This is a predicted structure of a 340-nucleotide part of an RNA (large-subunit ribosomal RNA, domain IV) from Fulvivirga kasyanovii. It was read from a public genome assembly.
Context: one part of a larger RNA
RNA sequence: UCAUGGCUAAGGAACUAGGCAAAAUGGCCCUGUAACUUCGGGAGAAGGGGCGCUUCCUUCACGACUUGUCGUGAAGAAGCCGCAGUGAAAAGAUCCAGGCGACUGUUUAGCAAAAACACAUGGCUAUGCGAAAUCGAAAGAUGAUGUAUAUGGCCUGACACCUGCCCGGUGCUGGAAGGUUAAGGGGGGAUGUUAUCCUUCGGGAGAAGCAUUGAACUGAAGCCCCAGUAAACGGCGGCCGUAACUAUAACGGUCCUAAGGUAGCGAAAUUCCUUGUCGGGUAAGUUCCGACCUGCACGAAUGGUGCAACGAUCUGGAUACUGUCUCGGCCAUGAGCUCG
Numbered sequence: 001u002c003a004u005g006g007c008u009a010a011g012g013a014a015c016u017a018g019g020c021a022a023a024a025u026g027g028c029c030c031u032g033u034a035a036c037u038u039c040g041g042g043a044g045a046a047g048g049g050g051c052g053c054u055u056c057c058u059u060c061a062c063g064a065c066u067u068g069u070c071g072u073g074a075a076g077a078a079g080c081c082g083c084a085g086u087g088a089a090a091a092g093a094u095c096c097a098g099g100c101g102a103c104u105g106u107u108u109a110g111c112a113a114a115a116a117c118a119c120a121u122g123g124c125u126a127u128g129c130g131a132a133a134u135c136g137a138a139a140g141a142u143g144a145u146g147u148a149u150a151u152g153g154c155c156u157g158a159c160a161c162c163u164g165c166c167c168g169g170u171g172c173u174g175g176a177a178g179g180u181u182a183a184g185g186g187g188g189g190a191u192g193u194u195a196u197c198c199u200u201c202g203g204g205a206g207a208a209g210c211a212u213u214g215a216a217c218u219g220a221a222g223c224c225c226c227a228g229u230a231a232a233c234g235g236c237g238g239c240c241g242u243a244a245c246u247a248u249a250a251c252g253g254u255c256c257u258a259a260g261g262u263a264g265c266g267a268a269a270u271u272c273c274u275u276g277u278c279g280g281g282u283a284a285g286u287u288c289c290g291a292c293c294u295g296c297a298c299g300a301a302u303g304g305u306g307c308a309a310c311g312a313u314c315u316g317g318a319u320a321c322u323g324u325c326u327c328g329g330c331c332a333u334g335a336g337c338u339c340g
Stems, first nucleotide, its partner, number of pairs: 001335008010326002014324001019321001027051005036041001038158001052080005058075008081085001093319007100311002105117002122155006133142003159306004164236003169233002171229005178224003184218002189213005196205003237255005264298001265295001276292005
């Protein structure tokens, strides 16, 4: 000096990102116990008191048998000792308020345990059974020795109150009148070749056949088109004026849109400006709580708002407690270092 322990005057979180670490609480019995609540809880809430040993007249409960004794426990009385009686060890700190997630559970084996995942609940959607879906080249298999109160996919995430408007775009479902449209069918015609014919002897015309090419017409789904559908993907405006103080605008005008954000919440896990403003808490509060609404850029199953219980969750506060600190000190054990 380091590590691990023990003690520490006065103060008691002044330390620090943060009470990290430590201290404190702790068992059993009696008493007593709030807000809130889904009436189950909360709750061991919180807060108080007792506990050792000796003797015994006494009472009660239970058990055993030999039925009048014994054992155990509780209560009671009188006393004894210590600083201290669950005498060592082992054995909840508690409360208040808020965010998130209902809960128990699961997770990054080896830096993350959480607000992430799952979950019961709710909804949409596919599937009538040789089901849909999935694996496979197929056979076959899972689904399922199940049958729509079933199985698969997607989303939401207990419970309570609810879940508004938009189908223009994208997707999905349905429709079939019209347009477009492949292979295929079809083959008008065109071209090449030449038996033959004509010829100014240079050449020209040219049937059938063969070969090459190929117009019209016909031709499905899809797309265009027409509807439906948002607990499908998603989206949910601007400007100007107006009330008898001012301010504001219930009201009016106008432009645009598929429709212009409803209820609820709101400086929020979302607020840039921002340490917004007001109130509370502190002597003093960029955090916290309650409001306001000017929502840069909340908002309704990409769920909205609440919510008892729960949480090795996150945030703020309080009591107790303490070497975390003011500010250090001393001791023990082990290691290092120095000397030998």
Model confidence (mean pLDDT): 86 of 100. Its Rfam family is "Bacterial large subunit ribosomal RNA". Taxonomically the source falls in Fulvivirga (Bacteria, Pseudomonadati, Bacteroidota, Cytophagia).